[in-house]
The RNA shown here (c-di-AMP riboswitch aptamer (ydaO/yuaA leader)) has 135 nucleotides and comes from Paractinoplanes lichenicola. The coordinates come from a structure-prediction model, not an experiment, and the mean pLDDT is 76. It was read from a public genome assembly, where an Rfam model found it. NCBI's taxonomy places the organism under Bacteria, Bacillati, Micromonosporales, Micromonosporaceae, Paractinoplanes. Rfam family: c-di-AMP riboswitch aptamer (ydaO/yuaA leader). The family has 106 seed sequences and 7,607 matches in Rfam 15.1.
């Protein structure tokens, strides 16, 4: 001095995944708190199909093409980020993955769970309205 790894604080980001108390064999179990999701009336929708099923989370769908049938390319939608918050504009990216289990539309009371896991840190996007919080 470059380049590549690891720790730890601190700042940030996807996510419902926040925070706090109590107990204790320090491993964990509990209870609250904001969040999240399913289940479940009348009314309303649906309503002759169906084992070739149906159905949840979740941005994570649809349509065409081409194909070594793994996938690829497009076109439409849908999402994230670009250090608070909404609106456009540009710009970089994601459209995975699991779960119920033969069966669930909606949905008041009411019942049942969840609190996971991944990441990044530098010459920082720019422009326009307009808010908010903080000094």
């Nucleotide at each position: 001095g470059a380049c590549g790894g690891a720790u730890c604080a601190c700042c940030g980001c996807c996510u419902a995944g926040u925070c706090g108390c109590c107990a204790c064999u320090c491993g964990u179990g509990g209870c609250g708190u904001a969040u999240c999701g399913g289940g479940g009336a009348c009314c309303c929708g649906a309503g002759u199909a169906g084992u070739a099923g149906g159905g949840g989370u979740g941005a994570a769908g649809c349509c065409g093409c081409u194909c070594u049938c793994g996938a690829g390319c497009g076109g439409c939608c849908g999402g994230a980020c670009g250090u608070u918050c909404u609106u456009c504009c540009c710009g970089u990216c994601c459209g995975a993955a699991c779960c119920c289990g033969g069966c669930a539309g909606c949905u008041a009371a009411c019942c049942c769970g969840g609190u996971c896991g991944g990441c990044g840190g530098a010459g920082a996007g720019g422009g326009a309205a307009g808010a908010a919080a903080g000094g």